RNA sequence: GGGCGGUUAGCUCAGUUGAUUAGAGCGUCUGUUUUACACACAGAAGGCCAUAGGUUUGAAUCCUAUACCGCCCA
Numbered sequence: 001g002g003g004c005g006g007u008u009a010g011c012u013c014a015g016u017u018g019a020u021u022a023g024a025g026c027g028u029c030u031g032u033u034u035u036a037c038a039c040a041c042a043g044a045a046g047g048c049c050a051u052a053g054g055u056u057u058g059a060a061u062c063c064u065a066u067a068c069c070g071c072c073c074a
Base pairs, nucleotide, nucleotide: 001073002072003071004070005069006068007067010026011025012024013023019057028044029043030042031041032040050066051065052064053063054062
């Protein structure tokens, strides 16, 4: 330098034939329970979906560029 894949909550990941309000597990916080802790149960917070632009009535999803990570080729 070329090709391919990935980037979504604190972590690991779903969600992609464009349309409901973006979700799960773990973690965090609060409450109940306990002498207390843990477990269990109930609830809550936490996302401008890597960045910018484009297409569309409508974009996490389609297109382009850029950044970063991984693999392959040279």
Molecule: transfer RNA
Organism: Patescibacteria group bacterium